[in-house]
Context: one part of a larger RNA
RNA sequence: GGAUGAACGCUGGCGGCGUGCCUAAUACAUGCAAGUCGGACGGAGAAUUAGCAAUAAUUCUUAGUGGCGAACGGGUGAGUAACGCGUUGGUGACCUGCCCCGAAGAGUGGGAUACCAGUUCGAAAGGACUGCUAAUACCGCAUAAUAUCUCUGGAGUUAGAGGCCUGGAGAUGAAAGGAGCAAUCCGCUUUGGGAGGGGCCUGCGUCCCAUCAGCUAGUUGGUAAGGUAAAAGCCUACCAAGGCGAAGACGGGUAGGGGACCUGAGAGGGUGAUCCCCCACACUGGCACUGAAACACGGGCCAGACACCUACGGGUGGCAGCAGUAGGGAAUAUUGCACAAUGGGCGAAAGCCUGAUGCAGCAACGCCGCGUGCGCGAAGAAGGCCUUCGGGUCGUAAAGCGCUUUUCGGGGAGAUGAGGAAGGACAGUAUCCCCGGAAUAAGGCUCGGCUAACUACGUGCCAGCAGCCGCGGUAACACGUAGGAGCCAAGCGUUAUC
Numbered sequence: 001g002g003a004u005g006a007a008c009g010c011u012g013g014c015g016g017c018g019u020g021c022c023u024a025a026u027a028c029a030u031g032c033a034a035g036u037c038g039g040a041c042g043g044a045g046a047a048u049u050a051g052c053a054a055u056a057a058u059u060c061u062u063a064g065u066g067g068c069g070a071a072c073g074g075g076u077g078a079g080u081a082a083c084g085c086g087u088u089g090g091u092g093a094c095c096u097g098c099c100c101c102g103a104a105g106a107g108u109g110g111g112a113u114a115c116c117a118g119u120u121c122g123a124a125a126g127g128a129c130u131g132c133u134a135a136u137a138c139c140g141c142a143u144a145a146u147a148u149c150u151c152u153g154g155a156g157u158u159a160g161a162g163g164c165c166u167g168g169a170g171a172u173g174a175a176a177g178g179a180g181c182a183a184u185c186c187g188c189u190u191u192g193g194g195a196g197g198g199g200c201c202u203g204c205g206u207c208c209c210a211u212c213a214g215c216u217a218g219u220u221g222g223u224a225a226g227g228u229a230a231a232a233g234c235c236u237a238c239c240a241a242g243g244c245g246a247a248g249a250c251g252g253g254u255a256g257g258g259g260a261c262c263u264g265a266g267a268g269g270g271u272g273a274u275c276c277c278c279c280a281c282a283c284u285g286g287c288a289c290u291g292a293a294a295c296a297c298g299g300g301c302c303a304g305a306c307a308c309c310u311a312c313g314g315g316u317g318g319c320a321g322c323a324g325u326a327g328g329g330a331a332u333a334u335u336g337c338a339c340a341a342u343g344g345g346c347g348a349a350a351g352c353c354u355g356a357u358g359c360a361g362c363a364a365c366g367c368c369g370c371g372u373g374c375g376c377g378a379a380g381a382a383g384g385c386c387u388u389c390g391g392g393u394c395g396u397a398a399a400g401c402g403c404u405u406u407u408c409g410g411g412g413a414g415a416u417g418a419g420g421a422a423g424g425a426c427a428g429u430a431u432c433c434c435c436g437g438a439a440u441a442a443g444g445c446u447c448g449g450c451u452a453a454c455u456a457c458g459u460g461c462c463a464g465c466a467g468c469c470g471c472g473g474u475a476a477c478a479c480g481u482a483g484g485a486g487c488c489a490a491g492c493g494u495u496a497u498c
Stems, first nucleotide, its partner, number of pairs: 002498003006495005013370006019363002021328001026326003030323003035068003040065002043062008075281003084206004089201003094198003099194007107141004116131006147172008177186003207253003214244003219241006226234001256278004260271004283304005306317004334360001336359003342356001343354004373403004383394004408436006417426001443488005448469003454483005464471002
């Protein structure tokens, strides 16, 4: 000199775009953050219509059964020195809901159950029993190959066959309907391929300490059985005695990794906020269930700590989602508006939900831009300061005269963003027009040398300054004040860090 998620001191006019708990992964009041589908299903309620009525039909609402979603999106960086990440390959060891392309099919039966009604236990949370009922819920039977498995052949490829191609025999397992007058559409089942997504393996790279030198018993390998979507000590039994290590094993410390960011001519050094990719976590520890996918932030079970309710028998909870509170701290914002846009979930659609997101609010926290006026105006007012008392300087600075209106105040018009009739949170915002009046707007630090900028007074090794050298003990350009000057400027300095 450059830089910062900064803080502190003094000061502070506006706008645009960004950024904003770095500390206690501390504890959390309250509200919201994941629902949706009545075109899967039986009810219930309300309204309307037809009818004398029973009843029927239509529309709307919905607790429950059922489907899809809830594994995405959002947060945090505690753990992790690891195939975690980055990069290169492999998968002849694998999976894949929704989506796209292709092939074939959907026949025939059955028994339950929630809701509801009744009885009943409990303070509550929440249950128990009996009875009734439906389905795209559940379960049989049938049919079925280019699916899976078993047996048996062939051909080539390969390090290797559980892969690909091509034969034969046998066995196994499917399905669901809904809307519509209809055409048809949306679904369902089996299967081939694709796209996108994921699992696993692998070469190389990935901080400090040797004042950590030896480490290891599922340890290293084999066989068999198990297990997984899948290779594998992944797990178990048996057998062998191996495996790693100064090219740093093992141990200890620290730490999420990368794209990137800061600096530097570069090499390199430092960092890992915001944004993007990956990983890990969700009060702490463990476990599985469901599912295409989780060992699952706003699901479940167990244990623990903490907190709350209780009729003392027992229950309930998890902001590292968005706001917000307490605490900690030098320090970090609103318990805002809207789904109008983009995107996501569900739905045939209308649409509903969405603290993702779009916006607004607060903060000079940062970058960029604009303004605080412009011209003329004295051999130079007053006043301040200095003075050799002649004068010098602040200084064209002010006053005064003329001009302008960015900005500001008032009034009016008023968007793009929504492709096509309407529909905009932002927003009466941006922008434009008219009127008014220089009006509403300058500070901070420094002036001994480094280092741009000097005098006077006060003080008298005191009070104080200081980044280094060093100033101050009676003439201090170095302390304090004043005048003047220098440098930056809505900022200027200081501190911290690179």
About this RNA
The part of an RNA shown here (small-subunit ribosomal RNA, 5' domain) has 498 nucleotides and comes from a metagenome. Model confidence (mean pLDDT): 86 of 100. Rfam family: Bacterial small subunit ribosomal RNA.